The RNA shown here (c-di-GMP-I-GGC riboswitch aptamer) has 79 nucleotides and comes from a Planctomycetaceae bacterium. It was read from a public genome assembly, where an Rfam model found it. The coordinates come from a structure-prediction model, not an experiment, and the mean pLDDT is 78. The organism belongs to Planctomycetaceae, within Bacteria.
Parts: sequence; structure tokens; C1' cells
RNA sequence: UAAGAAAAAGGCAAACCGGUCGCGAGAUCGGGACGCAAAGCCAUGGGUCUCAGUUUGGGAGAUCGCCAGGCUACCUAGG
Repeated sequence: UAAGAAAAAGGCAAACCGGUCGCGAGAUCGGGACGCAAAGCCAUGGGUCUCAGUUUGGGAGAUCGCCAGGCUACCUAGG
């Protein structure tokens, strides 16, 4: 520098169950593993979802394990 076939040091953890928080989408802790080579971070653009509301323009939120973009990073065959 570019890549992720195989392996390894290791990492994360869906559904589901229990506790707590939230009107809710959901969040968080513990258990649990469907998967993940950025399933690490950022709501910037789009998507989806929730709440209130309706002046139809939008507002307040959730999701990065939906896609794109940005930033950072472990291991390893290769140059």
C1' cells in the first nucleotide's frame, strides 16, 4: 500500500429469557449465540421505525447489526 482465501492472538454479539430506564421506537446490565473482517466510532445524506401534532412545510426522538459517506484500528497470506 491494497486485500480478506485459510489460520491464529483476540474482539463484538441477533433472536430469546430476566432486572432496570423510557409513553414508545428502543437503551442498558446479566445470561445466551444468529451472525460479523470494522457488527469499532460519528445520525452527515438517504431509508425504516416511534411519539406528539397537523399550519401538510415540518417538530422531537430511535436505529451505524439497513445503505452511503467521514474518522480510527487488531491479525494474516501478498507487493